The part of an RNA shown here (small-subunit ribosomal RNA, 5' domain) has 522 nucleotides and comes from Thiorhodospira sibirica ATCC 700588.
The sequence was found in a public genome assembly.
Model confidence (mean pLDDT): 87 of 100.
NCBI's taxonomy places the organism under Bacteria, Pseudomonadati, Chromatiales, Thiorhodospira, Thiorhodospira sibirica.
Rfam family: Bacterial small subunit ribosomal RNA.

Context: one part of a larger RNA
RNA sequence: GAUUGAACGCUGGCGGCAUGCCUAACACAUGCAAGUCGAACGGUAACAGGCCUUCGGGCGCUGACGAGUGGCGGACGGGUGAGUAACGCGUAGGAAUCUGCCUGGUAGUGGGGGAUAACCCGGGGAAACUCGGGCUAAUACCGCAUACGCCCUACGGGGGAAAGCGGGGGAUCUUCGGACCUCGCGUUAUCAGAUGAGCCUGCGUCCGAUUAGCUAGUUGGUGAGGUAAUGGCUCACCAAGGCGACGAUCGGUAGCUGGUCUGAGAGGACGAUCAGCCACACUGGGACUGAGACACGGCCCAGACUCCUACGGGAGGCAGCAGUGGGGAAUAUUGGACAAUGGGCGCAAGCCUGAUCCAGCAAUGCCGCGUGUGUGAAGAAGGCCUGCGGGUUGUAAAGCACUUUCAGUGGGGAGGAAAAGCUCAAUGUUAAUACCAUUGGGUCUUGACGUAACCCACAGAAGAAGCACCGGCUAACUCCGUGCCAGCAGCCGCGGUAAUACGGAGGGUGCAAGCGUUAAUC
Repeated sequence: GAUUGAACGCUGGCGGCAUGCCUAACACAUGCAAGUCGAACGGUAACAGGCCUUCGGGCGCUGACGAGUGGCGGACGGGUGAGUAACGCGUAGGAAUCUGCCUGGUAGUGGGGGAUAACCCGGGGAAACUCGGGCUAAUACCGCAUACGCCCUACGGGGGAAAGCGGGGGAUCUUCGGACCUCGCGUUAUCAGAUGAGCCUGCGUCCGAUUAGCUAGUUGGUGAGGUAAUGGCUCACCAAGGCGACGAUCGGUAGCUGGUCUGAGAGGACGAUCAGCCACACUGGGACUGAGACACGGCCCAGACUCCUACGGGAGGCAGCAGUGGGGAAUAUUGGACAAUGGGCGCAAGCCUGAUCCAGCAAUGCCGCGUGUGUGAAGAAGGCCUGCGGGUUGUAAAGCACUUUCAGUGGGGAGGAAAAGCUCAAUGUUAAUACCAUUGGGUCUUGACGUAACCCACAGAAGAAGCACCGGCUAACUCCGUGCCAGCAGCCGCGGUAAUACGGAGGGUGCAAGCGUUAAUC
RNA backbone atom coordinates (compact mmCIF):
# COMPACT_ATOMS: atom_id res chain seq x y z
C1' G A 1 0.00 0.00 0.00
C1' A A 2 -3.90 -3.51 -0.92
C1' U A 3 -7.59 -6.59 1.40
C1' U A 4 -11.64 -8.37 5.27
C1' G A 5 -18.25 -12.37 6.54
C1' A A 6 -14.80 -7.96 10.76
C1' A A 7 -15.22 -5.59 15.85
C1' C A 8 -14.54 -0.95 18.85
C1' G A 9 -14.59 4.82 19.37
C1' C A 10 -16.61 9.50 17.42
C1' U A 11 -20.03 10.98 13.70
C1' G A 12 -24.11 10.05 10.31
C1' G A 13 -28.49 12.81 4.55
C1' C A 14 -30.40 9.63 0.27
C1' G A 15 -30.35 5.64 -3.29
C1' G A 16 -28.69 1.03 -6.07
C1' C A 17 -26.27 -3.76 -5.64
C1' A A 18 -24.24 -7.25 -2.50
C1' U A 19 -23.31 -9.37 2.44
C1' G A 20 -24.78 -10.57 7.62
C1' C A 21 -23.36 -16.64 14.44
C1' C A 22 -16.27 -16.84 11.95
C1' U A 23 -17.72 -18.42 19.07
C1' A A 24 -21.29 -23.55 21.92
C1' A A 25 -22.10 -29.92 15.74
C1' C A 26 -24.64 -25.72 23.12
C1' A A 27 -29.90 -26.43 24.81
C1' C A 28 -34.45 -25.18 22.63
C1' A A 29 -40.88 -22.47 24.11
C1' U A 30 -44.15 -21.35 19.75
C1' G A 31 -45.67 -21.20 14.52
C1' C A 32 -44.67 -22.76 9.73
C1' A A 33 -40.85 -25.75 6.42
C1' A A 34 -44.09 -32.38 2.10
C1' G A 35 -47.58 -33.27 0.25
C1' U A 36 -50.95 -34.65 -3.56
C1' C A 37 -54.48 -37.75 -6.47
C1' G A 38 -62.30 -38.87 -6.15
C1' A A 39 -59.97 -39.69 -13.81
C1' A A 40 -57.35 -46.36 -8.60
C1' C A 41 -61.26 -47.89 -4.34
C1' G A 42 -65.18 -48.75 -0.63
C1' G A 43 -67.62 -44.75 1.03
C1' U A 44 -70.03 -39.70 3.26
C1' A A 45 -67.55 -36.74 8.84
C1' A A 46 -68.19 -31.34 7.35
C1' C A 47 -70.00 -27.45 3.53
C1' A A 48 -73.22 -26.05 -0.70
C1' G A 49 -77.19 -27.45 -4.17
C1' G A 50 -81.25 -30.77 -5.45
C1' C A 51 -85.28 -34.39 -4.22
C1' C A 52 -88.59 -36.55 -0.47
C1' U A 53 -90.68 -35.27 4.30
C1' U A 54 -95.09 -37.34 9.35
C1' C A 55 -91.06 -31.01 9.73
C1' G A 56 -88.08 -35.00 13.96
C1' G A 57 -85.45 -35.96 9.65
C1' G A 58 -84.18 -38.99 5.34
C1' C A 59 -81.69 -39.85 0.19
C1' G A 60 -74.22 -39.88 -2.05
C1' C A 61 -78.49 -37.79 -6.29
C1' U A 62 -74.79 -33.53 -7.73
C1' G A 63 -70.51 -30.18 -6.70
C1' A A 64 -67.15 -31.75 -3.62
C1' C A 65 -64.66 -34.33 0.44
C1' G A 66 -62.75 -35.46 6.83
C1' A A 67 -60.81 -40.17 8.12
C1' G A 68 -59.40 -44.95 5.68
C1' U A 69 -57.32 -48.68 1.61
C1' G A 70 -54.18 -47.76 -2.72
C1' G A 71 -50.52 -44.91 -6.07
C1' C A 72 -46.59 -41.38 -6.70
C1' G A 73 -43.49 -38.13 -3.87
C1' G A 74 -41.33 -37.75 1.48
C1' A A 75 -33.44 -40.41 -1.27
C1' C A 76 -35.13 -33.79 -4.43
C1' G A 77 -35.04 -29.06 -2.58
C1' G A 78 -33.01 -26.55 2.35
C1' G A 79 -29.02 -26.69 6.63
C1' U A 80 -24.20 -27.56 8.81
C1' G A 81 -18.70 -28.68 8.48
C1' A A 82 -18.57 -32.38 13.74
C1' G A 83 -15.85 -36.32 11.60
C1' U A 84 -12.42 -37.43 7.57
C1' A A 85 -5.00 -36.90 5.63
C1' A A 86 -9.06 -40.87 2.81
C1' C A 87 -9.77 -43.13 -4.05
C1' G A 88 -12.62 -38.08 0.52
C1' C A 89 -11.52 -34.39 -3.22
C1' G A 90 -9.08 -32.81 -8.08
C1' U A 91 -7.56 -34.68 -12.75
C1' A A 92 -6.99 -38.57 -16.41
C1' G A 93 -8.56 -43.34 -17.46
C1' G A 94 -11.08 -48.32 -16.78
C1' A A 95 -14.77 -52.72 -16.56
C1' A A 96 -17.58 -56.53 -13.63
C1' U A 97 -22.97 -53.07 -12.76
C1' C A 98 -28.04 -50.88 -11.58
C1' U A 99 -31.21 -46.85 -13.19
C1' G A 100 -38.34 -44.71 -10.97
C1' C A 101 -40.14 -40.66 -13.93
C1' C A 102 -38.59 -39.27 -19.60
C1' U A 103 -37.64 -40.63 -25.24
C1' G A 104 -37.73 -44.31 -29.35
C1' G A 105 -38.82 -49.56 -30.96
C1' U A 106 -41.23 -54.60 -30.52
C1' A A 107 -45.14 -57.74 -28.39
C1' G A 108 -49.26 -57.92 -25.00
C1' U A 109 -53.26 -56.16 -21.61
C1' G A 110 -57.38 -63.11 -21.57
C1' G A 111 -59.93 -65.65 -17.56
C1' G A 112 -60.47 -66.50 -12.14
C1' G A 113 -59.84 -66.51 -6.58
C1' G A 114 -59.29 -65.48 -1.34
C1' A A 115 -58.68 -61.60 2.03
C1' U A 116 -58.46 -56.79 4.67
C1' A A 117 -58.87 -51.42 6.52
C1' A A 118 -62.74 -47.94 6.67
C1' C A 119 -67.79 -49.09 8.96
C1' C A 120 -70.75 -51.81 12.95
C1' C A 121 -70.60 -54.46 17.85
C1' G A 122 -67.85 -55.53 22.29
C1' G A 123 -63.42 -55.17 25.60
C1' G A 124 -58.62 -53.02 27.86
C1' G A 125 -55.88 -48.24 29.05
C1' A A 126 -54.94 -41.94 32.76
C1' A A 127 -52.90 -41.31 28.06
C1' A A 128 -50.12 -42.89 23.82
C1' C A 129 -52.74 -46.43 21.82
C1' U A 130 -54.56 -51.38 21.47
C1' C A 131 -57.34 -56.39 21.30
C1' G A 132 -61.48 -59.64 19.70
C1' G A 133 -65.96 -60.66 16.53
C1' G A 134 -68.86 -59.39 11.92
C1' C A 135 -69.59 -56.95 6.69
C1' U A 136 -67.07 -54.86 2.14
C1' A A 137 -63.99 -52.57 -2.50
C1' A A 138 -59.86 -51.71 -5.60
C1' U A 139 -54.78 -49.85 -10.39
C1' A A 140 -54.03 -53.66 -2.85
C1' C A 141 -52.83 -59.34 -2.80
C1' C A 142 -52.52 -64.52 -5.17
C1' G A 143 -52.99 -68.51 -8.67
C1' C A 144 -54.37 -70.13 -14.05
C1' A A 145 -53.75 -69.14 -19.48
C1' U A 146 -50.55 -67.06 -23.18
C1' A A 147 -44.66 -65.58 -24.22
C1' C A 148 -42.02 -61.91 -30.23
C1' G A 149 -38.27 -60.72 -27.36
C1' C A 150 -36.43 -62.18 -21.81
C1' C A 151 -34.04 -65.67 -17.77
C1' C A 152 -31.73 -70.69 -16.59
C1' U A 153 -29.68 -74.88 -19.27
C1' A A 154 -26.28 -80.62 -19.08
C1' C A 155 -28.73 -77.62 -25.41
C1' G A 156 -32.84 -82.58 -24.43
C1' G A 157 -35.58 -78.88 -22.11
C1' G A 158 -37.40 -75.79 -18.15
C1' G A 159 -39.25 -70.88 -15.93
C1' G A 160 -41.72 -66.29 -15.75
C1' A A 161 -46.45 -61.00 -16.77
C1' A A 162 -50.33 -57.61 -16.62
C1' A A 163 -55.17 -53.40 -14.22
C1' G A 164 -57.84 -50.87 -15.13
C1' C A 165 -59.84 -45.60 -15.38
C1' G A 166 -61.88 -41.46 -18.09
C1' G A 167 -64.05 -38.69 -22.70
C1' G A 168 -67.12 -39.31 -27.14
C1' G A 169 -70.37 -42.10 -30.33
C1' G A 170 -73.34 -43.88 -35.93
C1' A A 171 -75.12 -48.64 -37.05
C1' U A 172 -75.97 -53.81 -34.41
C1' C A 173 -77.14 -56.48 -29.82
C1' U A 174 -79.10 -55.54 -24.79
C1' U A 175 -80.94 -58.10 -18.63
C1' C A 176 -81.27 -50.84 -20.38
C1' G A 177 -76.25 -51.54 -16.25
C1' G A 178 -73.87 -52.07 -20.82
C1' A A 179 -71.62 -54.96 -24.76
C1' C A 180 -69.25 -52.89 -29.25
C1' C A 181 -66.20 -48.95 -31.83
C1' U A 182 -62.83 -45.07 -31.07
C1' C A 183 -59.52 -41.53 -28.48
C1' G A 184 -56.61 -40.35 -24.18
C1' C A 185 -54.22 -41.71 -19.59
C1' G A 186 -52.40 -46.01 -17.38
C1' U A 187 -50.35 -51.16 -16.99
C1' U A 188 -46.99 -55.94 -18.36
C1' A A 189 -42.55 -58.00 -20.80
C1' U A 190 -38.26 -56.71 -23.41
C1' C A 191 -34.52 -53.97 -26.55
C1' A A 192 -32.01 -49.33 -27.00
C1' G A 193 -31.17 -44.13 -25.57
C1' A A 194 -30.86 -40.22 -22.12
C1' U A 195 -30.15 -38.97 -17.11
C1' G A 196 -28.54 -40.34 -12.35
C1' A A 197 -25.76 -43.60 -9.28
C1' G A 198 -22.34 -47.66 -7.45
C1' C A 199 -17.16 -49.81 -8.21
C1' C A 200 -11.62 -50.00 -9.69
C1' U A 201 -6.86 -47.61 -11.06
C1' G A 202 -2.36 -43.84 -12.36
C1' C A 203 -0.90 -39.03 -10.61
C1' G A 204 -1.59 -34.75 -7.12
C1' U A 205 -3.36 -33.36 -2.03
C1' C A 206 -0.75 -29.94 5.61
C1' C A 207 2.89 -30.38 9.99
C1' G A 208 6.01 -33.48 13.28
C1' A A 209 11.68 -38.51 13.14
C1' U A 210 11.98 -35.19 20.40
C1' U A 211 6.93 -40.95 16.14
C1' A A 212 11.31 -46.24 13.00
C1' G A 213 9.64 -50.11 12.51
C1' C A 214 4.10 -51.56 11.23
C1' U A 215 0.70 -55.74 9.86
C1' A A 216 -2.76 -61.84 11.32
C1' G A 217 -8.06 -61.37 7.20
C1' U A 218 -2.61 -59.28 7.67
C1' U A 219 -0.46 -60.35 1.65
C1' G A 220 -1.56 -63.88 -2.15
C1' G A 221 -3.94 -68.50 -4.12
C1' U A 222 -8.09 -72.41 -4.61
C1' G A 223 -13.21 -73.18 -3.58
C1' A A 224 -17.73 -71.37 -1.70
C1' G A 225 -21.10 -67.57 0.17
C1' G A 226 -22.73 -62.59 -0.56
C1' U A 227 -23.76 -58.06 -3.73
C1' A A 228 -26.91 -54.65 -8.92
C1' A A 229 -21.56 -55.52 -9.70
C1' U A 230 -15.40 -56.64 -9.21
C1' G A 231 -12.91 -57.79 -4.87
C1' G A 232 -10.51 -60.98 1.95
C1' C A 233 -16.31 -58.01 1.06
C1' U A 234 -17.15 -62.71 4.29
C1' C A 235 -15.88 -67.90 5.32
C1' A A 236 -13.02 -72.88 4.90
C1' C A 237 -8.31 -74.70 3.39
C1' C A 238 -3.22 -73.71 1.55
C1' A A 239 1.25 -70.67 1.08
C1' A A 240 4.21 -66.72 4.05
C1' G A 241 3.67 -62.96 2.54
C1' G A 242 2.47 -57.24 2.35
C1' C A 243 4.07 -51.86 3.73
C1' G A 244 8.49 -48.74 5.16
C1' A A 245 14.11 -43.10 5.29
C1' C A 246 11.10 -41.98 -2.25
C1' G A 247 9.02 -41.55 5.52
C1' A A 248 5.33 -46.93 6.68
C1' U A 249 3.12 -46.77 11.58
C1' C A 250 1.87 -43.16 15.28
C1' G A 251 0.63 -38.12 16.98
C1' G A 252 -1.33 -33.16 15.69
C1' U A 253 -4.26 -30.14 12.44
C1' A A 254 -7.96 -29.91 8.50
C1' G A 255 -14.03 -31.02 4.79
C1' C A 256 -11.82 -30.95 -0.82
C1' U A 257 -12.24 -28.12 -5.41
C1' G A 258 -13.70 -24.14 -9.05
C1' G A 259 -11.91 -20.07 -6.78
C1' U A 260 -10.81 -15.51 -3.17
C1' C A 261 -6.96 -11.99 -1.27
C1' U A 262 -2.13 -10.26 -2.23
C1' G A 263 1.99 -9.90 -5.56
C1' A A 264 5.17 -7.19 -11.73
C1' G A 265 5.54 -12.34 -11.63
C1' A A 266 7.22 -16.65 -9.25
C1' G A 267 5.05 -17.41 -4.93
C1' G A 268 2.46 -16.89 -0.11
C1' A A 269 -2.19 -16.99 2.69
C1' C A 270 -7.26 -18.41 2.72
C1' G A 271 -11.63 -21.93 1.13
C1' A A 272 -17.61 -16.61 3.95
C1' U A 273 -21.31 -15.57 0.03
C1' C A 274 -22.08 -18.37 -5.52
C1' A A 275 -21.14 -23.35 -8.08
C1' G A 276 -19.42 -28.91 -8.08
C1' C A 277 -18.25 -33.17 -4.87
C1' C A 278 -18.11 -35.46 0.10
C1' A A 279 -19.73 -36.21 5.15
C1' C A 280 -23.32 -35.51 9.07
C1' A A 281 -28.63 -34.89 11.17
C1' C A 282 -29.19 -35.35 19.98
C1' U A 283 -24.78 -39.66 20.76
C1' G A 284 -23.75 -44.91 19.20
C1' G A 285 -25.58 -49.25 16.54
C1' G A 286 -29.07 -51.72 13.15
C1' A A 287 -31.92 -53.01 9.41
C1' C A 288 -37.02 -52.38 6.85
C1' U A 289 -39.49 -50.23 2.57
C1' G A 290 -38.08 -48.77 -2.12
C1' A A 291 -35.62 -47.72 -8.84
C1' G A 292 -32.82 -45.10 -5.33
C1' A A 293 -31.69 -44.55 1.94
C1' C A 294 -29.03 -47.84 5.84
C1' A A 295 -33.21 -42.20 5.27
C1' C A 296 -32.60 -34.17 8.90
C1' G A 297 -38.78 -33.04 9.80
C1' G A 298 -39.35 -42.58 8.74
C1' C A 299 -38.77 -47.27 11.99
C1' C A 300 -36.18 -50.43 15.97
C1' C A 301 -32.50 -50.93 20.13
C1' A A 302 -29.11 -48.69 23.72
C1' G A 303 -27.38 -43.97 26.11
C1' A A 304 -27.56 -38.75 27.89
C1' C A 305 -31.05 -34.78 28.36
C1' U A 306 -36.13 -32.49 28.46
C1' C A 307 -41.49 -33.05 29.10
C1' C A 308 -46.44 -35.71 30.48
C1' U A 309 -48.25 -39.47 33.95
C1' A A 310 -53.60 -42.05 37.43
C1' C A 311 -46.34 -44.42 38.66
C1' G A 312 -48.45 -49.22 35.23
C1' G A 313 -46.36 -46.43 31.10
C1' G A 314 -45.64 -42.82 27.27
C1' A A 315 -43.68 -38.30 24.15
C1' G A 316 -39.43 -35.46 21.86
C1' G A 317 -34.89 -34.19 18.65
C1' C A 318 -34.35 -26.31 14.69
C1' A A 319 -26.55 -28.30 11.78
C1' G A 320 -34.84 -26.17 7.64
C1' C A 321 -37.25 -20.48 8.09
C1' A A 322 -38.18 -17.05 11.81
C1' G A 323 -37.49 -16.79 17.04
C1' U A 324 -35.56 -17.78 22.65
C1' G A 325 -31.77 -18.66 26.39
C1' G A 326 -26.49 -19.31 26.65
C1' G A 327 -21.46 -18.40 24.79
C1' G A 328 -19.10 -14.14 22.55
C1' A A 329 -15.67 -8.21 20.60
C1' A A 330 -19.61 -9.65 17.19
C1' U A 331 -23.77 -11.14 13.11
C1' A A 332 -30.91 -9.48 11.30
C1' U A 333 -37.90 -10.18 11.19
C1' U A 334 -41.49 -15.25 15.59
C1' G A 335 -42.70 -10.34 7.93
C1' G A 336 -45.48 -10.90 2.56
C1' A A 337 -46.55 -13.92 -1.72
C1' C A 338 -46.78 -18.35 -4.62
C1' A A 339 -47.14 -12.88 -9.23
C1' A A 340 -42.36 -14.94 -11.63
C1' U A 341 -38.49 -19.23 -11.85
C1' G A 342 -38.17 -24.19 -10.22
C1' G A 343 -39.98 -28.72 -7.61
C1' G A 344 -43.94 -32.73 -5.86
C1' C A 345 -48.81 -34.73 -7.01
C1' G A 346 -52.77 -34.43 -10.60
C1' C A 347 -55.84 -35.51 -17.48
C1' A A 348 -56.71 -30.76 -15.94
C1' A A 349 -58.59 -26.99 -12.90
C1' G A 350 -55.66 -26.76 -8.98
C1' C A 351 -53.31 -27.87 -4.12
C1' C A 352 -48.58 -27.80 -1.45
C1' U A 353 -43.74 -25.38 -1.52
C1' G A 354 -39.71 -20.58 5.09
C1' A A 355 -36.96 -23.74 -2.32
C1' U A 356 -37.55 -19.16 -4.48
C1' C A 357 -39.06 -14.10 -5.36
C1' C A 358 -39.73 -9.85 -2.35
C1' A A 359 -40.03 -6.67 1.87
C1' G A 360 -37.90 -5.40 7.14
C1' C A 361 -33.12 -4.48 10.25
C1' A A 362 -27.44 -3.17 10.05
C1' A A 363 -22.70 2.76 6.76
C1' U A 364 -20.98 -4.40 7.12
C1' G A 365 -18.82 -3.57 2.08
C1' C A 366 -18.68 -1.54 -3.07
C1' C A 367 -20.73 2.21 -6.33
C1' G A 368 -23.46 6.80 -7.29
C1' C A 369 -25.63 11.52 -5.55
C1' G A 370 -26.44 15.54 -2.19
C1' U A 371 -25.50 18.96 1.94
C1' G A 372 -26.21 24.65 -2.80
C1' U A 373 -24.65 28.31 -7.32
C1' G A 374 -23.05 33.25 -8.87
C1' U A 375 -21.86 37.91 -7.01
C1' G A 376 -20.23 40.36 -2.81
C1' A A 377 -14.15 44.72 0.58
C1' A A 378 -16.95 48.74 4.63
C1' G A 379 -11.50 43.47 3.75
C1' A A 380 -17.82 44.41 9.07
C1' A A 381 -18.35 42.35 14.04
C1' G A 382 -16.30 38.47 17.01
C1' G A 383 -12.09 35.02 17.76
C1' C A 384 -6.65 34.30 17.53
C1' C A 385 -1.73 36.39 16.97
C1' U A 386 1.09 40.92 17.28
C1' G A 387 7.01 44.06 16.88
C1' C A 388 0.50 47.67 18.55
C1' G A 389 1.68 49.73 12.66
C1' G A 390 -1.02 45.59 11.68
C1' G A 391 -1.76 40.30 10.22
C1' U A 392 -5.11 36.15 9.97
C1' U A 393 -9.88 33.66 10.04
C1' G A 394 -11.61 35.81 4.81
C1' U A 395 -15.34 36.21 -0.45
C1' A A 396 -15.60 33.29 4.37
C1' A A 397 -20.25 35.61 6.57
C1' A A 398 -24.04 39.28 6.04
C1' G A 399 -26.32 41.55 1.69
C1' C A 400 -28.01 41.00 -3.59
C1' A A 401 -29.39 37.73 -7.73
C1' C A 402 -30.43 32.62 -9.00
C1' U A 403 -31.23 27.13 -9.05
C1' U A 404 -34.28 22.94 -6.75
C1' U A 405 -30.83 17.25 -7.62
C1' C A 406 -32.10 14.21 -3.19
C1' A A 407 -35.58 14.19 0.86
C1' G A 408 -41.15 16.23 1.38
C1' U A 409 -46.41 16.90 -0.77
C1' G A 410 -49.88 16.06 -4.93
C1' G A 411 -50.88 13.88 -9.85
C1' G A 412 -49.67 10.48 -13.79
C1' G A 413 -47.24 5.72 -14.76
C1' A A 414 -44.24 1.25 -18.05
C1' G A 415 -41.79 -3.59 -17.55
C1' G A 416 -41.26 -8.06 -14.74
C1' A A 417 -47.26 -11.72 -17.92
C1' A A 418 -46.25 -15.57 -20.77
C1' A A 419 -49.37 -19.21 -20.20
C1' A A 420 -53.77 -21.68 -18.64
C1' G A 421 -59.36 -20.91 -19.58
C1' C A 422 -63.46 -19.75 -23.34
C1' U A 423 -64.54 -19.33 -28.56
C1' C A 424 -63.69 -19.70 -34.11
C1' A A 425 -60.89 -21.94 -38.14
C1' A A 426 -57.37 -25.45 -40.34
C1' U A 427 -54.68 -30.08 -39.97
C1' G A 428 -54.06 -34.94 -37.74
C1' U A 429 -56.77 -39.12 -35.53
C1' U A 430 -61.41 -41.68 -36.33
C1' A A 431 -66.89 -45.03 -38.91
C1' A A 432 -67.63 -39.77 -37.21
C1' U A 433 -68.75 -32.86 -38.92
C1' A A 434 -68.02 -36.29 -31.27
C1' C A 435 -63.85 -36.45 -27.98
C1' C A 436 -58.63 -35.59 -28.07
C1' A A 437 -53.89 -33.43 -30.00
C1' U A 438 -51.16 -29.52 -32.83
C1' U A 439 -51.13 -24.72 -35.21
C1' G A 440 -53.29 -19.91 -36.07
C1' G A 441 -57.01 -15.73 -34.98
C1' G A 442 -60.17 -13.44 -31.31
C1' U A 443 -61.69 -12.76 -26.28
C1' C A 444 -61.42 -12.80 -20.93
C1' U A 445 -58.49 -12.40 -16.89
C1' U A 446 -53.85 -13.39 -13.36
C1' G A 447 -48.46 -8.79 -9.62
C1' A A 448 -46.30 -10.39 -3.27
C1' C A 449 -42.96 -6.39 -4.39
C1' G A 450 -46.12 -1.56 -4.70
C1' U A 451 -47.55 4.60 -1.36
C1' A A 452 -42.24 0.70 -6.52
C1' A A 453 -38.81 2.35 -11.49
C1' C A 454 -39.75 6.59 -14.50
C1' C A 455 -42.33 11.43 -15.73
C1' C A 456 -44.87 16.13 -14.33
C1' A A 457 -46.20 19.93 -10.84
C1' C A 458 -45.66 22.64 -5.90
C1' A A 459 -42.90 25.20 -1.94
C1' G A 460 -38.52 27.09 -0.12
C1' A A 461 -31.50 27.52 0.63
C1' A A 462 -35.06 25.64 2.73
C1' G A 463 -34.01 19.22 6.06
C1' A A 464 -28.44 17.18 5.44
C1' A A 465 -20.41 17.22 7.90
C1' G A 466 -17.73 14.86 10.33
C1' C A 467 -13.26 12.30 11.81
C1' A A 468 -8.06 11.88 12.32
C1' C A 469 -3.64 14.39 12.26
C1' C A 470 0.04 18.93 12.28
C1' G A 471 8.71 16.91 16.05
C1' G A 472 11.11 13.45 11.91
C1' C A 473 9.56 9.25 8.94
C1' U A 474 4.75 12.34 6.79
C1' A A 475 1.14 16.89 3.98
C1' A A 476 0.21 20.55 7.92
C1' C A 477 2.46 26.18 13.44
C1' U A 478 1.54 29.60 16.77
C1' C A 479 -0.32 31.12 21.78
C1' C A 480 -1.82 29.69 26.71
C1' G A 481 -1.74 25.94 30.70
C1' U A 482 1.51 22.21 32.89
C1' G A 483 6.67 21.70 34.87
C1' C A 484 10.43 14.15 34.35
C1' C A 485 4.04 15.96 37.10
C1' A A 486 -0.19 15.10 34.34
C1' G A 487 0.44 12.72 30.09
C1' C A 488 1.94 11.06 24.66
C1' A A 489 4.12 7.13 21.77
C1' G A 490 3.94 2.74 15.31
C1' C A 491 9.79 3.51 15.51
C1' C A 492 13.26 7.29 16.88
C1' G A 493 11.72 9.45 21.22
C1' C A 494 8.91 14.12 23.89
C1' G A 495 7.79 16.35 29.32
C1' G A 496 12.81 18.53 35.03
C1' U A 497 9.57 27.04 33.70
C1' A A 498 9.42 30.16 26.97
C1' A A 499 7.22 22.10 24.98
C1' U A 500 5.59 23.31 16.78
C1' A A 501 5.85 16.05 20.51
C1' C A 502 1.41 16.49 27.02
C1' G A 503 -3.92 19.34 27.67
C1' G A 504 -6.87 23.52 25.52
C1' A A 505 -7.51 27.39 21.84
C1' G A 506 -6.81 29.81 17.02
C1' G A 507 -4.97 28.41 12.42
C1' G A 508 -3.60 24.55 8.98
C1' U A 509 -3.24 19.45 6.42
C1' G A 510 -5.57 14.81 4.80
C1' C A 511 -9.82 11.90 3.85
C1' A A 512 -15.07 12.48 3.66
C1' A A 513 -20.94 9.96 5.05
C1' G A 514 -17.52 8.54 6.76
C1' C A 515 -12.89 8.91 9.64
C1' G A 516 -9.63 6.68 13.03
C1' U A 517 -8.05 2.39 16.24
C1' U A 518 -7.53 -2.87 16.98
C1' A A 519 -7.21 -7.81 14.82
C1' A A 520 -5.76 -10.74 10.48
C1' U A 521 -3.37 -11.91 5.40
C1' C A 522 -0.04 -10.77 1.33